This is a predicted structure of a 505-nucleotide part of an RNA (small-subunit ribosomal RNA, 5' domain) from an uncultured bacterium. The prediction has a mean pLDDT of 82. The full RNA is in RNAcentral, with records from ENA, Greengenes and SILVA.

[in-house]
Context: one part of a larger RNA
RNA sequence: GACGAACGCUGGCGGCGUGCUUAACACAUGCAAGUCGAACGGUGACUCAGAGCUUGCUCUGAUGAUCAGCGGCGAACGGGUGAGUAACACGUGAGCAACCUACCCUUGACUCCGGGAUAACAGCUGGAAACAGCUGCUAAUACCGGAUACGACCUCGACCGACAUCAGUUGAGGUGGAAAGUUCUGGCGGUCAAGGAUGGGCUCGCGGCCCAUCAGCUAGUUGGUGAGGUAACGGCUCACCAAGGCUUCGACGGGUAGCCGGCCUGAGAGGGCGACCGGCCACACUGGGACUGAGAUACGGCCCAGACUCCUACGGGAGGCAGCAGUGGGGAAUAUUGCACAAUGGGCGAAAGCCUGAUGCAGCAACGCCGCGUGCGGGAUGACGGCCUUCGGGUUGUAAACCGCUUUCAGCUCCGACGAAGCGCAAGUGACGGUAGGAGCAGAAGAAGGACCGGCCAACUACGUGCCAGCAGCCGCGGUGAUACGUAGGGUCCGAGCGUUGUCC
Numbered sequence: 001g002a003c004g005a006a007c008g009c010u011g012g013c014g015g016c017g018u019g020c021u022u023a024a025c026a027c028a029u030g031c032a033a034g035u036c037g038a039a040c041g042g043u044g045a046c047u048c049a050g051a052g053c054u055u056g057c058u059c060u061g062a063u064g065a066u067c068a069g070c071g072g073c074g075a076a077c078g079g080g081u082g083a084g085u086a087a088c089a090c091g092u093g094a095g096c097a098a099c100c101u102a103c104c105c106u107u108g109a110c111u112c113c114g115g116g117a118u119a120a121c122a123g124c125u126g127g128a129a130a131c132a133g134c135u136g137c138u139a140a141u142a143c144c145g146g147a148u149a150c151g152a153c154c155u156c157g158a159c160c161g162a163c164a165u166c167a168g169u170u171g172a173g174g175u176g177g178a179a180a181g182u183u184c185u186g187g188c189g190g191u192c193a194a195g196g197a198u199g200g201g202c203u204c205g206c207g208g209c210c211c212a213u214c215a216g217c218u219a220g221u222u223g224g225u226g227a228g229g230u231a232a233c234g235g236c237u238c239a240c241c242a243a244g245g246c247u248u249c250g251a252c253g254g255g256u257a258g259c260c261g262g263c264c265u266g267a268g269a270g271g272g273c274g275a276c277c278g279g280c281c282a283c284a285c286u287g288g289g290a291c292u293g294a295g296a297u298a299c300g301g302c303c304c305a306g307a308c309u310c311c312u313a314c315g316g317g318a319g320g321c322a323g324c325a326g327u328g329g330g331g332a333a334u335a336u337u338g339c340a341c342a343a344u345g346g347g348c349g350a351a352a353g354c355c356u357g358a359u360g361c362a363g364c365a366a367c368g369c370c371g372c373g374u375g376c377g378g379g380a381u382g383a384c385g386g387c388c389u390u391c392g393g394g395u396u397g398u399a400a401a402c403c404g405c406u407u408u409c410a411g412c413u414c415c416g417a418c419g420a421a422g423c424g425c426a427a428g429u430g431a432c433g434g435u436a437g438g439a440g441c442a443g444a445a446g447a448a449g450g451a452c453c454g455g456c457c458a459a460c461u462a463c464g465u466g467c468c469a470g471c472a473g474c475c476g477c478g479g480u481g482a483u484a485c486g487u488a489g490g491g492u493c494c495g496a497g498c499g500u501u502g503u504c505c
Base pairs, nucleotide, nucleotide: 001504002503003502005501006500007499008498009497012372013371014370015369016368017367018365019364020330025328026327027326029325030324031323034073035072036071040069042067047062048061049060050059051058052057080283081282082281090207091206092205093204094203095202096201099200100199104196105195106194107193108192109191110190111189112146113145114144115143121136122135123134124133125132126131152175153174154173155172156171157170158169159168161166182186209255210254211253216246217245218244221243222242223241224240225239226238227237228236258280259279260278261277262273263272264271265270285306286305287304288303289302308319309318310317311316336362338361339360340359344358345356346355347354348353375405376404377403378402385396386395387394388393409446411441412440413439414438415437419432422429423428449494450493451492452491453490454475455474456473460489461488462487463486464485470477471476
C1' cells in the first nucleotide's frame, strides 16, 4: 500500500459498488420454463340470431372465454457452485483432403396418390395412495406405404489438381423425402440439395504448482492387419499378429489446485492472488446407465444401486435449493421467505399476449471507494471552572458567553420527472416512485469520535502505584522523585470514522 475481511470503541447524510472465504452440510414453505386454438379431435361459460312453445324452458346456427389431451417449438439457453481435475482442462498459435450444426439468411427444385391406428372421451376393474389395466369410438402439421427427384449417397470409367487415404468436372447402374392450415391468393409453413452465418466436435506445437525422503512405469500397454462403432480421425472397442511404448530434458507415484482475461504490490524485473465483471472447463444428494433430440455434465427429465428424509391402510410410494428468498447447523463472519416485467434480454406465438427470482429496482450492513455536513464572521474585563505553578503567574483560550449572519444535509408544505424515439386500432401504458429534482418555511437549530504522546514517531506535565498492578511491534519500562503502568489536564495524528488482528507485496 491492498482486502469479499473480522473484532473493539464510535456513528449524521448521499451516490456507486460489494456482501457464506467455513459444512459440494441437511433442508420446512413459496416461486425460479413455458407457450401455441392461425396444426388437431373434444369440453363448451358468455353473447347474438332463428324455431318450438307448457312464457321460461328446449332445440338449431354463429361467436367463442376456459380446461385436460394429442401435436409443434422451447425446456441442452439463461441462473448456481468449485467438489473433482496437474488434464489438450485452460491460455495462445495452427490444422481437419477426418466432422456436425435446430431456428436465421441466400439460391434452385418440389409440395402427388393413399392407408391403418391412438390419447382425449365413454364403460368396467384393481389400489390407502402414487397410479395402473381391459373393452369401445375419434382427429391431425402425429404415424405408415407408394410415385417422382438432374443435385445427395454407393459402385464402375475418363480428365485435371494436390501432402496419402482424397478434392473438382463429366458419363453409366442402384438407394432415399414432402403435410397441411389460415383472417384466402397475400402471407405463414413443409421436403430435398448447395452455399453462408452462428454454435460446437476432434488433432497438434508451445506455456503455466510442490516433493527425488516418489526412480523406474506400462498388457489395450506400443505398433500393425481386419472388423465394429462414431457426425468424425483414432486402441475408441474387438479378433489375430509383432514386442513394443514412456523415463534424470524427471516417467511413475504422492501432495496441492478449477484455468485465463485480470486483481494487489513493485521504479521495473519479479512476487502473491484468481472475490465481484467477462471467456472456457467441470459438477448438480453419492455412484452407474442409457433414452429423446439438431444439440445432453440433461440442476428444477428417465432407469438402477446406495445413504438420508417424508407418507402409508405395511402391500407400496414420494424427494433432491452448488436457482431466488428463507431455516437449522458450522463459523470470527456475510443480507429480504420484498416489488415489477416499465426497460434490456430470452422462450413460445402471425399478433395481441403469456412466462421469465435472467434482469431492472427496492430492503439490510460504515463492508469498501467517493462526495457533503456537524456552521460562518466579530468578540479580552483574556470571565467562571479545570490543570499546572517558582504563588508573580501560565494554560485550556477567541475557545465560551455575547453580537451579527447563513441554512447545505436532515425536517415540514407545494410542484414533480427523464428513462417510452417503445407497445397498443384506440383508450391507455413506469416496478423504481410521489423517488430524483424544483420552489418555499422555521431555526444554529438534529449531527464527533478514535488512537497515540520513552526512541523508532508528531505530541508533556501532575497525581496514584512501588519489579506490585500493569505496558509492550522491536529496543525495553515498573524495585518511592515513572514524559513508557493507571487517572487527570494539556498536546499530536486522523476524522464518520479510528484502532487492533489476519493475509499478500